[in-house]
């Protein structure tokens, strides 16, 4: 340098182009408990960046960024 793959919350992980972007753990608050733990309820927090296609994009296309694989 060429080709290919990946990027969703603090961590992990879902999501036929039409969902309020879902779940688990963590964190916070409350309940329970003599207290802690367990358990229950609620909350916080996310689509790498930019552009395009479309009535509608996490999803499709292009570029960039970061990481990985492979060829040279």
């Nucleotide at each position: 340098g060429g080709u290919c793959c990946u990027a969703u919350a603090g961590a992990c992980u879902a999501a036929u182009g039409g969902u309020u972007a879902g779940g688990u753990c963590a964190c916070c608050a409350g309940c329970c408990u003599u207290u802690c733990a367990c358990g229950c309820u609620g909350g916080c927090a996310g689509u790498a960046g930019g552009g395009g296609u479309u009535c509608g994009a996490a999803u499709c296309c292009c570029c960039u960024u970061a990481g990985g694989a492979u060829c040279a």
A computed fold for a 72-nucleotide RNA from a Bacteroidota bacterium, annotated as transfer RNA. NCBI's taxonomy places the organism under Bacteria, Pseudomonadati, Bacteroidota. Rfam family: tRNA. The coordinates come from a structure-prediction model, not an experiment, and the mean pLDDT is 81.